[in-house]
RNA sequence: ACUCGAUAAAGGCAAACCUCUGGAAACAAAGGGACGCAAAGCUAUAGGGGCUAAAAUUGCAUUUGUAUUACGCCAGCCAGCUACCGAA
Repeated sequence: ACUCGAUAAAGGCAAACCUCUGGAAACAAAGGGACGCAAAGCUAUAGGGGCUAAAAUUGCAUUUGUAUUACGCCAGCCAGCUACCGAA
């Protein structure tokens, strides 16, 4: 240095749920709260996968519905990049 991750050390993050705010929604911010995490750090028009469908449509239907669709959203789905410590 690379790989690896321990009954090590110093620490870190914060699921569900609740309050509140924004948003059409998915979801996100703040506060509380801990299920867990060795990257649960960063990256979403420049890798894959998933979620939502306001607007749109010379679509379908005609019981104000339904179908398609993301430069919207998810990184605590895989992935890329970076990184503390140092047992085996």